[in-house]
Context: one part of a larger RNA
RNA sequence: UGACGGGGGCCCGCACGAGCGGUGGAGCAUGUGGUUUAAUUAGAAGCAACGCGCAGAACCUUACCAGCCCUUGACAUCCCGGUCGCGGAUCCCUGAAAGGGGAUCGUUCAGUUCGGCUGGACCGGUGACAGGUGCUGCAUGGCUGUCGUCAGCUCGUGUCGUGAGAUGUUGGGUUAAGUCCCGCAACGAGCGCAACCCUCGCCCUUAGUUGCCAUCAUUCAGUUGGGCACUCUAAGGGGACUGCCGGUGAUAAGCCGCGAGGAAGGUGGGGAUGACGUCAAGUCCUCAUGGCCCUUACGGGCUGGGCUACACACGUGCUACAAUGGCGGUGACAAUGGGCAGCCAGCCUGCAAAGGUGAGCUAAUCCCAAAAAGCCGUCUCAGUUCGGAUUGGGUUCUGCAACUCGAGCCCAUGAAGUGGAAUCGCUAGUAAUCGUGGAUCAGCACGCCACGGUGAAUACGUUCCCGGGCCUUGCACU
Numbered sequence: 001u002g003a004c005g006g007g008g009g010c011c012c013g014c015a016c017g018a019g020c021g022g023u024g025g026a027g028c029a030u031g032u033g034g035u036u037u038a039a040u041u042a043g044a045a046g047c048a049a050c051g052c053g054c055a056g057a058a059c060c061u062u063a064c065c066a067g068c069c070c071u072u073g074a075c076a077u078c079c080c081g082g083u084c085g086c087g088g089a090u091c092c093c094u095g096a097a098a099g100g101g102g103a104u105c106g107u108u109c110a111g112u113u114c115g116g117c118u119g120g121a122c123c124g125g126u127g128a129c130a131g132g133u134g135c136u137g138c139a140u141g142g143c144u145g146u147c148g149u150c151a152g153c154u155c156g157u158g159u160c161g162u163g164a165g166a167u168g169u170u171g172g173g174u175u176a177a178g179u180c181c182c183g184c185a186a187c188g189a190g191c192g193c194a195a196c197c198c199u200c201g202c203c204c205u206u207a208g209u210u211g212c213c214a215u216c217a218u219u220c221a222g223u224u225g226g227g228c229a230c231u232c233u234a235a236g237g238g239g240a241c242u243g244c245c246g247g248u249g250a251u252a253a254g255c256c257g258c259g260a261g262g263a264a265g266g267u268g269g270g271g272a273u274g275a276c277g278u279c280a281a282g283u284c285c286u287c288a289u290g291g292c293c294c295u296u297a298c299g300g301g302c303u304g305g306g307c308u309a310c311a312c313a314c315g316u317g318c319u320a321c322a323a324u325g326g327c328g329g330u331g332a333c334a335a336u337g338g339g340c341a342g343c344c345a346g347c348c349u350g351c352a353a354a355g356g357u358g359a360g361c362u363a364a365u366c367c368c369a370a371a372a373a374g375c376c377g378u379c380u381c382a383g384u385u386c387g388g389a390u391u392g393g394g395u396u397c398u399g400c401a402a403c404u405c406g407a408g409c410c411c412a413u414g415a416a417g418u419g420g421a422a423u424c425g426c427u428a429g430u431a432a433u434c435g436u437g438g439a440u441c442a443g444c445a446c447g448c449c450a451c452g453g454u455g456a457a458u459a460c461g462u463u464c465c466c467g468g469g470c471c472u473u474g475c476a477c478u
Base pairs, nucleotide, nucleotide: 002477004474005473007472008471009470010469011468012467013466015462016461019426020425021424022423023422026319027318028317029316030315031314032313033312034310035309043052064305065304066303067302068301069300070299073129077128078127079125080124081123082122083121084120088105089104090103091102092101093100094099109119110118111117131294132293134292135291136290140288141287142283143282144281145279147277152191153190154189155188156187157186158167159166160165171182172181173180197271198270199269200268202238203237204236205235206234207233208232211228212227213226216225217224241265244259245257246256247255248254321419325379326378327377328376329375330374337368338367339366342361343360346357347356348355349354386417391412392411393410394409395408396407397406432454433453434452435451436450437449438448
């Protein structure tokens, strides 16, 4: 100087408290450990591994296992020889395929000094080499997590100290903030904070189709004429600054006010933005890369299997245990998005998944396309008209192919089921609850990312638990 203390002081944070909803019990989904296995590829490991990398393992993916094949190789450059067409299409034999062998069809490269001379392609050969998701993240780059959006981390000059260092950055106030004010052997400055950026909330201007409809006609219908007021769309502006008033404070910074005005008030809400550093944190399996290792194999191709196993243990979720509910009927209202190898209206068939037919739409034009809520009826507390696991049968779709191992539909079946110790999230359009869209994707979502609908309770307070900031003190640590 730091770090540490079951030392002290001050102060923050859904840290506790006050509340609401969960997890821990059940069934299922998913990840992990363990075990098993020919293989169950491999990484991640307290917070910060465990619905994580994986925005989608039937083949492929795929890195694993078994078997069958290849060895200048699936891919790149160079050299030598051969063929000029190479490539392409169809078929046959063998084979699980890869591979191996053969037949047929069509086509007939460019330049040129006219020389197989040059290029280009393919075949064969030779070795230089290719190749490696093999090892080392404790050799590395890059990227990322975490403390933490915490308010800190430093420098120049000066001053003090023999020096390590100190000062500034401490102190008095104040703030979300090393934010600002005052003081001070300090005076300044940098990286952070804040602001500048995006978005939501109010207003104005510009613009008016595919959007909108107040007035006038018209229609089943903003359908059409007409219009661009309004809504909306999307571009540019305005607007908030403690600016005004009162109180308080040191006349300061600031703080207080169901103060005024205002759509919005004290950072208006949300996002993006992550200082110096810490954890030899994570990643050599995104990529790049040093070193080491393999080179008829630790490389390459293929078929099949595995990653989907199952006594068990843990994490994260979904569905429930019901009457604030289930079922039947009726029936209103969104936003974000996506769509041509696509989204698919309408009609027909089917109990349904779906199939058939077929209009529109390269989309503010057409399509995907709401649910909870509300209203009516029924059930009356029961393992039930709750719950839907499991199992049997049938069927649809995607795809070369659903046996291992896909999703959906129908009939039947109808299991467990209010959760111990403990533990998590959340302070407002939040929690809770309801559905919707998208990426990945042939198919497959209870996950992820986004969108809107309905819409709470509580916060006295900072003693305590956890994490953090500043000052100070002790110290056997640095």
The prediction has a mean pLDDT of 82. A computed fold for a 478-nucleotide part of an RNA from an uncultured bacterium, annotated as small-subunit ribosomal RNA, 3' major domain.